[in-house]
Predicted 3D model of RNase P RNA and transfer RNA as a complex of 441 nucleotides.
Its mean pLDDT, the model's own confidence on a scale to 100, is 80.

RNA sequence: CCGGUGGGCUGGGCAGCCGCUACCCACAGAUGUGGGCAGAGGAAAGUCCGGGCUCCUCCAGGCAGGGUGCUGGGUAACGCCCAGGCGGGGUAACCCGACGGAAAGUGGCACAGAAACCAUACCGUCCCGACCUGUCGGGAUAAGGGUGAAAACGGGAGGUAAGGGCUCCCGGCUUCCGGUGGCGACGCUGGAGGCGGCUAAACCCCACCCGGAGCAAGGCCAAAUAAGGGGACAAGGGGUGCCUGGCCCGUCCCCGGGUUGGCCGCACGAGGCUUCGAGCAAUCGAGGCCCCAGAGGGAUGGCUGCCACCUGCUCAGGCGCAAGCCCUGCAGGCACAGAACCCGGCUUAUAGGCCCACCGGCCUG
RNA sequence: GCCGAGGUAGCUCAGUCGGUAGAGCAGCGGACUGAAAAUCCGCGUGUCCCCAGUUCGAUUCUGGGCCUCGGCACCA
Repeated sequence: CCGGUGGGCUGGGCAGCCGCUACCCACAGAUGUGGGCAGAGGAAAGUCCGGGCUCCUCCAGGCAGGGUGCUGGGUAACGCCCAGGCGGGGUAACCCGACGGAAAGUGGCACAGAAACCAUACCGUCCCGACCUGUCGGGAUAAGGGUGAAAACGGGAGGUAAGGGCUCCCGGCUUCCGGUGGCGACGCUGGAGGCGGCUAAACCCCACCCGGAGCAAGGCCAAAUAAGGGGACAAGGGGUGCCUGGCCCGUCCCCGGGUUGGCCGCACGAGGCUUCGAGCAAUCGAGGCCCCAGAGGGAUGGCUGCCACCUGCUCAGGCGCAAGCCCUGCAGGCACAGAACCCGGCUUAUAGGCCCACCGGCCUG
Repeated sequence: GCCGAGGUAGCUCAGUCGGUAGAGCAGCGGACUGAAAAUCCGCGUGUCCCCAGUUCGAUUCUGGGCCUCGGCACCA
RNA backbone atom coordinates (compact mmCIF):
# COMPACT_ATOMS: atom_id res chain seq x y z
C1' C A 1 0.00 0.00 0.00
C1' C A 2 -3.90 -3.63 -1.25
C1' G A 3 -7.48 -7.24 0.45
C1' G A 4 -10.01 -9.10 4.73
C1' U A 5 -11.84 -10.30 10.09
C1' G A 6 -13.77 -8.65 14.78
C1' G A 7 -15.34 -4.64 18.00
C1' G A 8 -16.74 0.38 19.44
C1' C A 9 -18.60 5.42 18.43
C1' U A 10 -21.31 8.88 15.50
C1' G A 11 -25.33 9.59 12.39
C1' G A 12 -25.17 16.91 10.64
C1' G A 13 -23.07 22.11 12.98
C1' C A 14 -23.89 27.56 13.82
C1' A A 15 -27.04 32.02 13.55
C1' G A 16 -31.81 34.58 12.85
C1' C A 17 -37.25 34.54 12.62
C1' C A 18 -41.97 32.02 13.52
C1' G A 19 -44.32 28.12 16.36
C1' C A 20 -45.64 23.24 19.89
C1' U A 21 -45.80 20.33 24.91
C1' A A 22 -44.80 19.79 30.26
C1' C A 23 -43.03 22.19 34.74
C1' C A 24 -41.62 26.74 37.70
C1' C A 25 -42.08 32.18 38.68
C1' A A 26 -44.66 36.95 38.04
C1' C A 27 -49.12 39.65 36.41
C1' A A 28 -54.14 39.71 35.24
C1' G A 29 -58.01 36.24 36.79
C1' A A 30 -59.63 30.62 35.67
C1' U A 31 -57.55 30.66 31.06
C1' G A 32 -54.31 33.99 28.78
C1' U A 33 -49.66 37.18 28.59
C1' G A 34 -44.34 37.66 29.74
C1' G A 35 -39.86 35.29 31.51
C1' G A 36 -36.95 30.86 32.85
C1' C A 37 -35.90 25.68 32.22
C1' A A 38 -36.48 20.81 29.88
C1' G A 39 -38.10 18.18 25.45
C1' A A 40 -37.21 11.02 20.96
C1' G A 41 -33.98 6.50 19.31
C1' G A 42 -30.05 3.09 18.33
C1' A A 43 -33.43 1.00 16.78
C1' A A 44 -38.61 4.66 20.06
C1' A A 45 -40.18 -0.44 14.97
C1' G A 46 -41.85 -5.93 14.76
C1' U A 47 -44.75 -7.31 19.33
C1' C A 48 -40.91 -12.47 18.88
C1' C A 49 -39.21 -13.99 24.07
C1' G A 50 -38.49 -12.78 29.46
C1' G A 51 -39.79 -9.91 33.85
C1' G A 52 -41.80 -5.79 37.03
C1' C A 53 -46.79 -3.81 38.05
C1' U A 54 -52.36 -4.59 38.35
C1' C A 55 -56.84 -7.57 38.65
C1' C A 56 -59.07 -12.55 38.83
C1' U A 57 -59.37 -16.98 45.89
C1' C A 58 -53.40 -18.55 40.45
C1' C A 59 -56.13 -24.53 46.31
C1' A A 60 -54.44 -29.98 45.58
C1' G A 61 -53.94 -34.28 42.40
C1' G A 62 -54.34 -36.34 37.49
C1' C A 63 -54.83 -35.76 32.16
C1' A A 64 -54.21 -32.65 28.13
C1' G A 65 -51.51 -28.38 26.02
C1' G A 66 -47.24 -25.13 25.24
C1' G A 67 -41.99 -24.14 25.56
C1' U A 68 -36.68 -25.12 26.13
C1' G A 69 -32.80 -28.85 24.84
C1' C A 70 -23.99 -29.95 24.71
C1' U A 71 -21.54 -28.23 29.69
C1' G A 72 -20.46 -24.56 33.50
C1' G A 73 -21.51 -19.65 34.98
C1' G A 74 -24.31 -14.61 34.89
C1' U A 75 -29.26 -12.65 35.82
C1' A A 76 -35.32 -10.42 38.60
C1' A A 77 -36.05 -13.77 34.45
C1' C A 78 -35.27 -15.57 29.50
C1' G A 79 -35.47 -18.98 23.84
C1' C A 80 -30.68 -13.62 26.16
C1' C A 81 -25.31 -12.94 27.46
C1' C A 82 -20.20 -14.85 28.81
C1' A A 83 -16.59 -18.84 29.03
C1' G A 84 -15.65 -23.75 27.48
C1' G A 85 -16.58 -28.68 24.74
C1' C A 86 -17.92 -31.06 20.11
C1' G A 87 -19.10 -30.73 14.74
C1' G A 88 -18.62 -27.80 10.12
C1' G A 89 -16.34 -23.66 6.96
C1' G A 90 -11.97 -20.47 5.99
C1' U A 91 -4.56 -20.11 4.22
C1' A A 92 -5.52 -17.14 8.63
C1' A A 93 -7.68 -13.43 11.85
C1' C A 94 -12.28 -15.49 12.71
C1' C A 95 -17.26 -17.25 11.59
C1' C A 96 -21.62 -20.74 11.77
C1' G A 97 -24.47 -24.68 14.49
C1' A A 98 -32.94 -26.07 16.88
C1' C A 99 -26.02 -29.38 19.31
C1' G A 100 -30.57 -34.77 24.22
C1' G A 101 -32.47 -39.78 22.35
C1' A A 102 -33.17 -43.47 15.72
C1' A A 103 -29.92 -50.71 19.89
C1' A A 104 -37.85 -47.97 23.99
C1' G A 105 -41.91 -48.21 20.54
C1' U A 106 -45.09 -46.52 16.15
C1' G A 107 -45.09 -44.25 11.33
C1' G A 108 -42.99 -42.25 6.55
C1' C A 109 -39.20 -42.92 2.58
C1' A A 110 -43.10 -40.46 -3.87
C1' C A 111 -40.79 -41.77 -8.92
C1' A A 112 -37.09 -45.18 -10.32
C1' G A 113 -35.25 -49.85 -8.83
C1' A A 114 -35.03 -57.02 -8.05
C1' A A 115 -35.04 -55.06 -3.16
C1' A A 116 -36.14 -48.96 1.11
C1' C A 117 -35.26 -52.11 6.71
C1' C A 118 -35.97 -57.00 7.13
C1' A A 119 -35.76 -59.44 4.17
C1' U A 120 -34.19 -59.67 -0.80
C1' A A 121 -30.63 -61.81 -6.86
C1' C A 122 -32.61 -57.58 -12.50
C1' C A 123 -27.82 -57.95 -15.37
C1' G A 124 -23.35 -60.33 -14.26
C1' U A 125 -19.96 -64.31 -11.84
C1' C A 126 -19.58 -69.50 -10.17
C1' C A 127 -21.39 -74.73 -9.34
C1' C A 128 -24.88 -78.78 -10.48
C1' G A 129 -28.64 -81.11 -13.70
C1' A A 130 -31.39 -81.63 -18.38
C1' C A 131 -31.44 -81.81 -23.45
C1' C A 132 -33.03 -79.48 -28.95
C1' U A 133 -25.09 -77.40 -27.75
C1' G A 134 -27.15 -72.44 -26.30
C1' U A 135 -31.04 -72.36 -23.94
C1' C A 136 -33.98 -73.96 -19.65
C1' G A 137 -34.34 -75.43 -14.37
C1' G A 138 -32.16 -75.61 -9.30
C1' G A 139 -28.49 -73.54 -6.03
C1' A A 140 -24.36 -70.16 -4.28
C1' U A 141 -22.73 -65.06 -4.38
C1' A A 142 -23.61 -58.15 -2.37
C1' A A 143 -16.65 -58.35 -5.58
C1' G A 144 -18.50 -55.73 -10.58
C1' G A 145 -22.85 -53.27 -13.48
C1' G A 146 -27.64 -50.78 -13.27
C1' U A 147 -31.72 -47.71 -10.11
C1' G A 148 -32.00 -44.03 -6.52
C1' A A 149 -31.34 -38.54 -2.22
C1' A A 150 -30.17 -42.97 0.39
C1' A A 151 -28.52 -50.09 -1.08
C1' A A 152 -24.76 -55.38 2.29
C1' C A 153 -18.34 -50.53 7.36
C1' G A 154 -13.64 -48.67 3.83
C1' G A 155 -8.51 -50.30 1.86
C1' G A 156 -5.12 -54.47 1.33
C1' A A 157 -3.90 -59.65 1.81
C1' G A 158 -5.35 -64.69 2.57
C1' G A 159 -8.98 -68.17 1.49
C1' U A 160 -12.68 -69.98 -2.19
C1' A A 161 -15.85 -73.42 -7.56
C1' A A 162 -16.85 -68.07 -7.62
C1' G A 163 -17.38 -64.85 -3.69
C1' G A 164 -18.58 -62.51 0.92
C1' G A 165 -16.35 -59.53 8.22
C1' C A 166 -15.60 -65.70 5.95
C1' U A 167 -10.44 -64.94 8.43
C1' C A 168 -6.18 -61.60 9.37
C1' C A 169 -3.67 -56.48 9.27
C1' C A 170 -4.55 -51.14 9.10
C1' G A 171 -8.40 -47.45 9.53
C1' G A 172 -13.50 -45.64 10.87
C1' C A 173 -18.01 -45.78 13.77
C1' U A 174 -20.41 -47.72 18.01
C1' U A 175 -21.95 -50.42 23.04
C1' C A 176 -19.97 -52.05 27.67
C1' C A 177 -15.99 -52.39 31.40
C1' G A 178 -11.61 -49.95 33.38
C1' G A 179 -7.18 -46.15 33.90
C1' U A 180 -6.17 -40.93 33.68
C1' G A 181 -6.96 -35.14 33.13
C1' G A 182 -11.23 -31.85 33.87
C1' C A 183 -16.61 -29.14 38.54
C1' G A 184 -18.67 -30.72 33.78
C1' A A 185 -19.65 -31.25 28.43
C1' C A 186 -15.57 -33.97 26.87
C1' G A 187 -10.27 -35.33 25.80
C1' C A 188 -6.24 -39.13 25.93
C1' U A 189 -5.58 -44.31 26.63
C1' G A 190 -6.27 -50.05 27.55
C1' G A 191 -9.52 -54.37 26.98
C1' A A 192 -13.96 -57.15 25.30
C1' G A 193 -18.23 -57.31 21.95
C1' G A 194 -20.55 -55.43 17.51
C1' C A 195 -21.03 -53.12 12.09
C1' G A 196 -27.45 -51.79 13.75
C1' G A 197 -29.89 -46.80 6.64
C1' C A 198 -32.29 -41.73 6.84
C1' U A 199 -36.12 -38.91 9.25
C1' A A 200 -37.82 -36.61 16.13
C1' A A 201 -38.38 -28.14 12.61
C1' A A 202 -43.18 -36.90 12.16
C1' C A 203 -45.76 -39.05 16.53
C1' C A 204 -43.03 -40.10 20.63
C1' C A 205 -39.33 -41.02 24.99
C1' C A 206 -36.13 -38.42 28.63
C1' A A 207 -34.79 -33.93 31.66
C1' C A 208 -36.34 -29.09 33.15
C1' C A 209 -39.87 -24.90 33.02
C1' C A 210 -44.94 -22.75 32.43
C1' G A 211 -52.17 -20.33 36.18
C1' G A 212 -55.04 -16.63 33.10
C1' A A 213 -55.58 -11.79 31.35
C1' G A 214 -53.43 -7.40 30.18
C1' C A 215 -52.35 0.06 31.67
C1' A A 216 -58.52 0.03 26.80
C1' A A 217 -54.94 -3.84 33.46
C1' G A 218 -56.95 -1.51 37.69
C1' G A 219 -58.61 2.45 41.48
C1' C A 220 -61.32 7.15 42.72
C1' C A 221 -64.76 11.23 41.49
C1' A A 222 -68.59 13.35 38.48
C1' A A 223 -72.67 13.19 34.81
C1' A A 224 -76.68 10.49 32.57
C1' U A 225 -80.20 6.22 31.95
C1' A A 226 -85.37 2.45 33.40
C1' A A 227 -80.94 -0.14 40.19
C1' G A 228 -85.04 -2.30 32.72
C1' G A 229 -86.22 -7.22 30.16
C1' G A 230 -85.21 -12.50 29.15
C1' G A 231 -82.60 -17.07 30.26
C1' A A 232 -79.43 -20.80 33.25
C1' C A 233 -79.52 -23.12 37.55
C1' A A 234 -79.48 -25.62 44.24
C1' A A 235 -78.82 -33.38 42.35
C1' G A 236 -76.97 -26.95 39.67
C1' G A 237 -73.98 -22.31 37.94
C1' G A 238 -69.29 -19.54 38.39
C1' G A 239 -64.00 -19.27 40.23
C1' U A 240 -60.65 -18.22 32.10
C1' G A 241 -58.42 -26.11 28.71
C1' C A 242 -60.76 -30.94 30.89
C1' C A 243 -61.79 -34.43 35.10
C1' U A 244 -61.92 -35.53 40.50
C1' G A 245 -61.78 -33.67 45.49
C1' G A 246 -61.58 -29.39 48.82
C1' C A 247 -62.80 -24.23 49.71
C1' C A 248 -65.48 -19.56 48.47
C1' C A 249 -69.75 -16.89 46.19
C1' G A 250 -76.55 -15.23 44.24
C1' U A 251 -73.50 -15.93 40.55
C1' C A 252 -73.24 -16.40 35.20
C1' C A 253 -74.99 -15.49 29.96
C1' C A 254 -77.82 -12.63 26.30
C1' C A 255 -80.75 -8.30 24.84
C1' G A 256 -81.83 -3.31 25.80
C1' G A 257 -80.43 1.80 28.05
C1' G A 258 -76.83 5.92 29.36
C1' U A 259 -71.77 8.65 29.01
C1' U A 260 -67.78 9.63 25.24
C1' G A 261 -65.79 13.99 31.23
C1' G A 262 -61.76 14.63 35.13
C1' C A 263 -57.84 12.64 38.51
C1' C A 264 -54.55 8.62 39.92
C1' G A 265 -51.85 4.44 37.90
C1' C A 266 -47.41 7.77 35.15
C1' A A 267 -42.02 9.06 35.21
C1' C A 268 -36.64 7.69 41.43
C1' G A 269 -35.85 3.38 38.09
C1' A A 270 -33.32 -4.40 37.97
C1' G A 271 -31.86 4.55 36.70
C1' G A 272 -27.50 7.20 34.61
C1' C A 273 -22.22 9.00 35.00
C1' U A 274 -17.60 8.19 37.43
C1' U A 275 -13.59 5.96 40.75
C1' C A 276 -11.87 1.62 43.17
C1' G A 277 -12.17 -3.67 43.99
C1' A A 278 -13.54 -9.21 42.59
C1' G A 279 -13.77 -12.12 38.02
C1' C A 280 -10.65 -14.76 31.67
C1' A A 281 -15.53 -12.67 30.69
C1' A A 282 -20.78 -11.90 31.04
C1' U A 283 -21.51 -9.58 35.53
C1' C A 284 -21.28 -8.29 40.68
C1' G A 285 -19.85 -5.25 45.18
C1' A A 286 -18.49 -0.52 47.62
C1' G A 287 -17.90 4.99 47.53
C1' G A 288 -19.05 9.79 45.24
C1' C A 289 -22.07 12.86 41.98
C1' C A 290 -26.75 13.67 39.10
C1' C A 291 -32.47 13.89 38.28
C1' C A 292 -33.05 13.16 32.72
C1' A A 293 -39.72 13.65 27.65
C1' G A 294 -44.66 12.54 29.55
C1' A A 295 -49.01 13.99 24.85
C1' G A 296 -54.41 12.47 24.84
C1' G A 297 -56.78 15.38 17.33
C1' G A 298 -51.70 12.90 20.39
C1' A A 299 -45.85 18.19 21.59
C1' U A 300 -40.46 17.49 20.43
C1' G A 301 -41.37 21.30 14.33
C1' G A 302 -41.04 24.84 9.95
C1' C A 303 -38.51 28.69 6.88
C1' U A 304 -34.01 31.46 5.50
C1' G A 305 -28.60 32.16 5.34
C1' C A 306 -23.57 30.24 6.02
C1' C A 307 -20.44 25.95 6.80
C1' A A 308 -19.34 20.57 6.59
C1' C A 309 -20.22 15.88 3.67
C1' C A 310 -21.75 13.05 -0.99
C1' U A 311 -22.93 12.84 -6.39
C1' G A 312 -22.98 14.98 -11.36
C1' C A 313 -21.37 18.84 -14.67
C1' U A 314 -17.74 22.74 -15.29
C1' C A 315 -14.77 28.67 -17.24
C1' A A 316 -9.68 29.84 -16.66
C1' G A 317 -5.28 27.86 -14.46
C1' G A 318 -1.65 24.47 -11.94
C1' C A 319 0.57 19.33 -11.29
C1' G A 320 1.30 14.59 -13.90
C1' C A 321 4.10 10.44 -19.48
C1' A A 322 -1.02 9.06 -18.70
C1' A A 323 -5.39 7.62 -16.06
C1' G A 324 -6.53 11.48 -13.17
C1' C A 325 -5.94 15.10 -9.01
C1' C A 326 -6.12 20.24 -6.94
C1' C A 327 -8.50 24.88 -7.38
C1' U A 328 -13.41 27.88 -9.13
C1' G A 329 -18.55 27.92 -9.89
C1' C A 330 -23.54 25.69 -10.60
C1' A A 331 -27.34 22.00 -9.68
C1' G A 332 -29.21 18.06 -6.80
C1' G A 333 -28.97 15.16 -2.36
C1' C A 334 -27.99 14.56 3.09
C1' A A 335 -30.09 7.39 5.82
C1' C A 336 -33.55 4.18 8.70
C1' A A 337 -37.16 6.01 11.29
C1' G A 338 -40.34 8.68 15.48
C1' A A 339 -41.90 7.63 22.64
C1' A A 340 -47.50 6.37 24.74
C1' C A 341 -47.17 1.79 31.82
C1' C A 342 -41.94 0.65 32.51
C1' C A 343 -37.55 -2.37 32.07
C1' G A 344 -33.87 -6.75 30.11
C1' G A 345 -33.06 -9.11 25.41
C1' C A 346 -33.65 -10.85 20.30
C1' U A 347 -34.88 -9.78 15.29
C1' U A 348 -35.57 -6.49 11.30
C1' A A 349 -34.41 -1.37 8.73
C1' U A 350 -30.25 2.09 8.34
C1' A A 351 -26.97 7.11 3.19
C1' G A 352 -22.45 8.43 5.02
C1' G A 353 -18.27 9.26 8.47
C1' C A 354 -14.53 8.21 12.47
C1' C A 355 -11.53 5.08 15.78
C1' C A 356 -9.16 0.53 17.82
C1' A A 357 -7.27 -4.51 17.61
C1' C A 358 -5.99 -8.59 14.55
C1' C A 359 -5.02 -11.73 9.85
C1' G A 360 -3.14 -12.57 4.70
C1' G A 361 -0.31 -10.72 0.37
C1' C A 362 3.28 -7.38 -2.01
C1' C A 363 7.15 -3.56 -1.73
C1' U A 364 10.97 -0.78 0.96
C1' G A 365 14.56 0.10 5.07
C1' G B 1 -51.75 0.93 22.60
C1' C B 2 -53.20 -4.44 23.40
C1' C B 3 -55.20 -9.16 21.48
C1' G B 4 -56.57 -12.38 17.45
C1' A B 5 -57.49 -14.30 12.29
C1' G B 6 -55.95 -14.63 7.30
C1' G B 7 -52.87 -14.32 2.38
C1' U B 8 -53.86 -20.60 -3.00
C1' A B 9 -56.26 -19.24 -10.83
C1' G B 10 -59.26 -12.68 -12.81
C1' C B 11 -63.15 -13.28 -8.26
C1' U B 12 -65.12 -16.48 -4.08
C1' C B 13 -63.08 -20.52 -1.67
C1' A B 14 -61.37 -26.11 -1.02
C1' G B 15 -56.97 -28.90 -0.08
C1' U B 16 -52.78 -31.13 3.60
C1' C B 17 -50.12 -36.42 9.95
C1' G B 18 -44.66 -33.56 3.48
C1' G B 19 -44.55 -36.79 -2.74
C1' U B 20 -45.20 -31.78 -7.34
C1' A B 21 -52.89 -28.46 -6.38
C1' G B 22 -58.36 -28.41 -7.54
C1' A B 23 -64.12 -26.68 -7.42
C1' G B 24 -67.85 -22.89 -8.69
C1' C B 25 -68.35 -18.25 -11.23
C1' A B 26 -65.92 -15.31 -14.87
C1' G B 27 -62.95 -15.56 -19.59
C1' C B 28 -61.52 -17.81 -24.54
C1' G B 29 -62.62 -21.27 -28.75
C1' G B 30 -66.31 -24.46 -31.16
C1' A B 31 -71.51 -26.41 -31.90
C1' C B 32 -76.80 -24.84 -32.06
C1' U B 33 -79.45 -19.79 -34.21
C1' G B 34 -81.16 -15.37 -39.44
C1' A B 35 -78.67 -13.00 -34.96
C1' A B 36 -78.27 -13.23 -29.67
C1' A B 37 -79.39 -15.39 -24.75
C1' A B 38 -79.76 -20.09 -22.53
C1' U B 39 -77.75 -25.03 -23.33
C1' C B 40 -73.82 -28.67 -24.86
C1' C B 41 -68.43 -29.75 -25.82
C1' G B 42 -63.37 -28.28 -25.13
C1' C B 43 -59.41 -25.04 -23.00
C1' G B 44 -55.22 -23.50 -16.94
C1' U B 45 -47.20 -21.81 -18.05
C1' G B 46 -50.98 -20.42 -10.51
C1' U B 47 -43.83 -16.84 -7.67
C1' C B 48 -49.67 -21.59 -3.28
C1' C B 49 -47.53 -13.31 -0.20
C1' C B 50 -41.84 -12.91 0.22
C1' C B 51 -36.82 -14.56 2.27
C1' A B 52 -34.00 -18.23 4.85
C1' G B 53 -33.72 -23.18 7.27
C1' U B 54 -35.08 -28.71 8.29
C1' U B 55 -35.77 -32.82 4.59
C1' C B 56 -33.92 -36.66 -0.93
C1' G B 57 -38.25 -33.52 -1.60
C1' A B 58 -42.06 -27.83 1.53
C1' U B 59 -48.50 -24.87 -0.34
C1' U B 60 -47.99 -28.03 4.14
C1' C B 61 -42.99 -28.14 9.24
C1' U B 62 -39.72 -24.10 11.78
C1' G B 63 -37.74 -18.93 12.06
C1' G B 64 -37.85 -13.87 10.11
C1' G B 65 -40.28 -10.06 7.05
C1' C B 66 -44.54 -7.67 4.19
C1' C B 67 -49.75 -6.84 3.53
C1' U B 68 -55.09 -7.25 4.73
C1' C B 69 -59.17 -7.85 8.11
C1' G B 70 -61.62 -8.24 12.93
C1' G B 71 -62.18 -7.44 18.33
C1' C B 72 -61.03 -4.73 23.03
C1' A B 73 -63.62 1.81 26.91
C1' C B 74 -66.67 3.17 31.22
C1' C B 75 -71.70 3.39 34.10
C1' A B 76 -76.59 1.36 35.81